[in-house]
RNA sequence: CUGCGUUGCUCGGGGCGUCCUGCAGAAGGACUGAGAAGCACCCGUUGAACCUGAUCCGGAUCAUCCCGGCGUAGGGAAGCAGCCACAGUCAACA
Repeated sequence: CUGCGUUGCUCGGGGCGUCCUGCAGAAGGACUGAGAAGCACCCGUUGAACCUGAUCCGGAUCAUCCCGGCGUAGGGAAGCAGCCACAGUCAACA
């Protein structure tokens, strides 16, 4: 000096389903989950946050991307500063 890690600030990206009650576009409840519109949650290129494929396939379930495959697939949103553990490189000294 650089990388990684971590912390902070600012900015940005993303999803919000299934079932039941109900006249309801209201409201409430149950399931999974970090989060089912939340003064929140998650993710930002070492990118599975999230999207396409997908009215997909297999297995479960009252039902649902509920679980797995698909997936070494294709896309997808970043800068700065501090810390000092580790790694690499360069220079000086011995």